RNA sequence: UCUUAUUAAGAGAGACUGAGGGAAUUGGCCCUAUGACGUCCGGCAACCCCCAUUUAGGGAAGGUGCUACAUCCAAGCGAUUUUAAGUCGUGAAGAUAAGA
Numbered sequence: 001u002c003u004u005a006u007u008a009a010g011a012g013a014g015a016c017u018g019a020g021g022g023a024a025u026u027g028g029c030c031c032u033a034u035g036a037c038g039u040c041c042g043g044c045a046a047c048c049c050c051c052a053u054u055u056a057g058g059g060a061a062g063g064u065g066c067u068a069c070a071u072c073c074a075a076g077c078g079a080u081u082u083u084a085a086g087u088c089g090u091g092a093a094g095a096u097a098a099g100a
Base pairs, nucleotide, nucleotide: 001100002099003098004097005096006095007094012041014040015039016038020031021030022029025075026074027073028072042067043066044065047063048062049059050058051057071093076090077089078088079087080086081085
C1' cells in the first nucleotide's frame, strides 16, 4: 500500500505522573487540578487462537485491541418532513483485526 470484516454493546471512586486532551483541517460540542494525556496494575471484548461441531455452542493460556461522549457530532452524495432546523440512507477519511 491492497483485500476482507467490524466500528450506538462492554470495561476501576487503584498506583505513579503532572497539563493538556477527545486522529488530521474547519466549525461545533465536550472532558480536565474533585487531576486530563501517558505509564503500571486491574478490567472488557473475543479478530487471531483453543475445545467441540456439518457452520448456530463453549473457553480465555497465548498474539493484538479496547477501557468519557456513536469513530463525540457535522463536513461529499441522495431521500424526506418542512424552510428554521431536523431525520434517514450511503460515501470519504480514520481506528482495529486477519490476510496479501
Predicted 3D model of a 100-nucleotide RNA (SAM riboswitch aptamer (S box leader)) from Psychrilyobacter atlanticus. Rfam family: SAM riboswitch aptamer (S box leader). About the family: The SAM riboswitch is found upstream of a number of genes which code for proteins involved in methionine or cysteine biosynthesis in Gram-positive bacteria. The SAM riboswitch acts at the level of transcription termination control. The predicted structure consists of a complex stem-loop region followed by a single stem loop terminator region. Gene Ontology term of the family: regulation of gene expression. The RNAcentral record of the sequence draws on MGnify.